[in-house]
Context: one part of a larger RNA
Molecule: small-subunit ribosomal RNA, central domain
Organism: metagenome
RNA sequence: CUGGGCUUAAAGGGCACGUAGGCGGCCUAGCAAGUCGGAUGUGAAAUCCCUCGGCUUAACCGAGGAACUGCGUUCGAAACUGCUAGGCUAGAGUUCGGGAGGGGAGAGUGGAAUGGCCGGUGUAGGGGUGAAAUCCGUAGAUAUCGGCUGGAACACCAGUGGCGAAGGCGACUCUCUGGCCCAGAACUGACGCUCAUGUGCGAAAGCUAGGGUAGCGAACGGGAUUAGAGACCCCGGUAGUCCUAGCCGUAAACGUUGGGCACUAGGUGUAGGAAGUAGUUAACGCUUUCUGUGCCGAAGUUAACGCGUUAAGUGCCCCGCCUGGGGACUACGGUCGCAAGGCUGAAACUC
Numbered sequence: 001c002u003g004g005g006c007u008u009a010a011a012g013g014g015c016a017c018g019u020a021g022g023c024g025g026c027c028u029a030g031c032a033a034g035u036c037g038g039a040u041g042u043g044a045a046a047u048c049c050c051u052c053g054g055c056u057u058a059a060c061c062g063a064g065g066a067a068c069u070g071c072g073u074u075c076g077a078a079a080c081u082g083c084u085a086g087g088c089u090a091g092a093g094u095u096c097g098g099g100a101g102g103g104g105a106g107a108g109u110g111g112a113a114u115g116g117c118c119g120g121u122g123u124a125g126g127g128g129u130g131a132a133a134u135c136c137g138u139a140g141a142u143a144u145c146g147g148c149u150g151g152a153a154c155a156c157c158a159g160u161g162g163c164g165a166a167g168g169c170g171a172c173u174c175u176c177u178g179g180c181c182c183a184g185a186a187c188u189g190a191c192g193c194u195c196a197u198g199u200g201c202g203a204a205a206g207c208u209a210g211g212g213u214a215g216c217g218a219a220c221g222g223g224a225u226u227a228g229a230g231a232c233c234c235c236g237g238u239a240g241u242c243c244u245a246g247c248c249g250u251a252a253a254c255g256u257u258g259g260g261c262a263c264u265a266g267g268u269g270u271a272g273g274a275a276g277u278a279g280u281u282a283a284c285g286c287u288u289u290c291u292g293u294g295c296c297g298a299a300g301u302u303a304a305c306g307c308g309u310u311a312a313g314u315g316c317c318c319c320g321c322c323u324g325g326g327g328a329c330u331a332c333g334g335u336c337g338c339a340a341g342g343c344u345g346a347a348a349c350u351c
């Protein structure tokens, strides 16, 4: 390389958009590049294969045949692929009518709680723990009542419930805005799928500049525990956590399961829609159906566990990735970054 694979053994890119490329629905006509057939030229000899022959055999040698699976030319076929032209509507999309939603951005508002400050009541404790101590408190704490201030997060609702491509999104209101679902009709007429390179998004931590800082809290200080305690527990506490602008680009970025299409028993929850049905229009129930999200399971599949119309079943298309463990998410080089570091990514050696 071929092959075989990628939930858990090595292996799905964190996610998306999309370029080249690869692949691509139904019908008709044409062309004949791919494809298929005939003829012809060539495919040196030797070798290989078959037959016969020569050395006493064999090796070896000689003769004939076949073969040389290829290439060129030419004639033909037109199913399939391709190309050209025309048409279609089942894929895809647009419009109209409904629907749900913590999808995103900005602005504003609210209540509970913690902390602080001011004032009132009130007096000796409070706090903390396994027990304590550091700590706070007669300069009046803790507790309690009233007022003010500031920052951060939004209890209950809340649900294997919703939305989003993923990261992720949860108080309320307004403005702007993306996507999705359902129902029928009209329209476009294959406009599709995937996607190397590329571009964008991307939790937390971290970085730069400016702001903010209630609570929490790496580092750090102290008190304990302990043989020691660089920890677990306690008292404090800086960065950070928050906001604005810009970087970083990682993760157990996980369903450890790439995307698309089609096909293959059911049962039972739940969320959003639609149609039908009995009672009275309704709520509600039942039946059917579409979309999502769970559980259980036929067939099938799997090394097993399990998966099982949300496939890990059966097929097709495209991309990414794996190829024994360590060395090594390393070195060197390249590239990106302010840095931290990221991406790409070996070998010697060793088992």
Stems, first nucleotide, its partner, number of pairs: 003323004008304001012319001014201004021194003025088007033081002035077008049065006091191001092188005097182003103177007110154001115149007125136002162169002206247006215241002220236004258318006266296012300307002324351003333344004